[in-house]
Context: one part of a larger RNA
RNA sequence: UGACGGGGGCCCGCACAAGCAGCGGAGCAUGUGGUUUAAUUCGACGCAACGCGAAGAACCUUACCAGGGCUUGACAUGCUCGGGAAAGCCGGAGAAAUUCGGCCCUCCUUCGGGACUCGAGCACAGGUGGUGCAUGGCUGUCGUCAGCUCGUGUCGUGAGAUGUUGGGUUAAGUCCCGCAACGAGCGCAACCCCUCUCCCAUGUUGCCAGCGGGUCAUGCCGGGAACUCUAGGGAGACUGCCGGUGCCAAACCGGAGGAAGGUGGGGAUGACGUCAAGUCAUCAUGCCCCUUAUGUCCAGGGCUGCACGCAUGCUACAAUGCGCGGUACAAAGGGCUGCAAACCCGCAAGGGGGAGCGAAUCCCAAAAAGCCGCGCUCAGUUCGGAUCGGGGUCUGCAACCCGACCCCGUGAAGUCGGAGUCGCUAGUAAUCGCAGAUCAGCAAUGCUGCGGUGAAUACGUUCCCGGGCAUUGCACU
Numbered sequence: 001u002g003a004c005g006g007g008g009g010c011c012c013g014c015a016c017a018a019g020c021a022g023c024g025g026a027g028c029a030u031g032u033g034g035u036u037u038a039a040u041u042c043g044a045c046g047c048a049a050c051g052c053g054a055a056g057a058a059c060c061u062u063a064c065c066a067g068g069g070c071u072u073g074a075c076a077u078g079c080u081c082g083g084g085a086a087a088g089c090c091g092g093a094g095a096a097a098u099u100c101g102g103c104c105c106u107c108c109u110u111c112g113g114g115a116c117u118c119g120a121g122c123a124c125a126g127g128u129g130g131u132g133c134a135u136g137g138c139u140g141u142c143g144u145c146a147g148c149u150c151g152u153g154u155c156g157u158g159a160g161a162u163g164u165u166g167g168g169u170u171a172a173g174u175c176c177c178g179c180a181a182c183g184a185g186c187g188c189a190a191c192c193c194c195u196c197u198c199c200c201a202u203g204u205u206g207c208c209a210g211c212g213g214g215u216c217a218u219g220c221c222g223g224g225a226a227c228u229c230u231a232g233g234g235a236g237a238c239u240g241c242c243g244g245u246g247c248c249a250a251a252c253c254g255g256a257g258g259a260a261g262g263u264g265g266g267g268a269u270g271a272c273g274u275c276a277a278g279u280c281a282u283c284a285u286g287c288c289c290c291u292u293a294u295g296u297c298c299a300g301g302g303c304u305g306c307a308c309g310c311a312u313g314c315u316a317c318a319a320u321g322c323g324c325g326g327u328a329c330a331a332a333g334g335g336c337u338g339c340a341a342a343c344c345c346g347c348a349a350g351g352g353g354g355a356g357c358g359a360a361u362c363c364c365a366a367a368a369a370g371c372c373g374c375g376c377u378c379a380g381u382u383c384g385g386a387u388c389g390g391g392g393u394c395u396g397c398a399a400c401c402c403g404a405c406c407c408c409g410u411g412a413a414g415u416c417g418g419a420g421u422c423g424c425u426a427g428u429a430a431u432c433g434c435a436g437a438u439c440a441g442c443a444a445u446g447c448u449g450c451g452g453u454g455a456a457u458a459c460g461u462u463c464c465c466g467g468g469c470a471u472u473g474c475a476c477u
Stems, first nucleotide, its partner, number of pairs: 002476001004473002007471001009469005015461002019424002022421002026315008034306002042053002064301002067298004073124001077123008088103006106115003126290002129288003135284002137279003140275001142273001147186006153162003166177003192267004197235004203229001207224002211222003238261001241255005317417001321376007333364003338357002343352003383414001388409007430453007
């Protein structure tokens, strides 16, 4: 100087408290430990591993296993020699890789050869083999915490201190005042994006107030440019104004005006550093290792195995509910080897059909909770849907291992969950549906977004956890 203290002081944070909904019990889904296995590929391990890499494991993916093959190789460049197109098609063998036979058959040329390709050979290729404790890059975390430093000066023999401490204040090392310090940098804030109000200009594919036409009906048509909205440009919020408190400061409290008020809400943005944190399996890369195999091709199996433990979720245990019928209102997205309407068939999944649309035009599309009406009446039930039997649909070369969906039947556990534990302070929690990426299909209840309905509570900072500042002790540095 730091680190540490079951030292004290000051101050923050859904940290506690106050409150709402959960988890821990059940069934299932997913991940993981364990165990099993020929293999169940690998990595990730307190917070910060465990719906994580995986935004798609039937083959492929695939890195694993057993088996069948290849050895200049599945892939790159160069050299030497020899041959010829290769591919494709047909037939034989084979699980395929591959192989045998047949058919077919080049281009440029200075006539040396070259392009392409096959074979032999050489130099080399190749490795998801090891080391993340040799590394780059990227990332997590403390933490969006308010800190971390430098130049000059001054003080100290020196390590170092000062500045950065102190008095106020702030979300903030934010600002003010003081001060042997005076300045400066990286952080904070602002500049960027979305959202909330208004104005200008823009009117098609969007809009329809007034005028006219038309229809059973619909912006359907003429037209309109008001309104909504679209994509642009601007205005607006700055403690600017008033009062009080304060030191005449910074600022704080209250108020006016305003769509919005003191950072309006959300996002992007992550200082010096910490954890030899994570990743050699995205990629790159030193060294080590393999080289008829630790490389490579193939068909099949495995990654989906199951006495169990854990983690994250989904669905429930019902009446603020469930079922049936009717009826209303979104936002954000996606669509050409694509999205697919009307109509017809089927109880349905789906099939037929193809209008329209490269899309503010057409389609996916129905939003759901809601509202209206009817039934159920507290029952393991008209709750709950696991499991199993049967029948089907679709994708795909192929659904046995191992897909999703539909219909009929079957109807398990479960009556609100021990100790303990998680999230959330407002358009939030809770609840309701919609879309997208990946993707042939899908194990998505995951993830990323979107809107609908829409709460309760915060006295307070003693205590638990994490953090900031100055201080004190110290046997540690």
Model confidence (mean pLDDT): 86 of 100. The part of an RNA shown here (small-subunit ribosomal RNA, 3' major domain) has 477 nucleotides and comes from an uncultured bacterium. Its Rfam family is "Bacterial small subunit ribosomal RNA". The full RNA is in RNAcentral, with records from ENA and SILVA.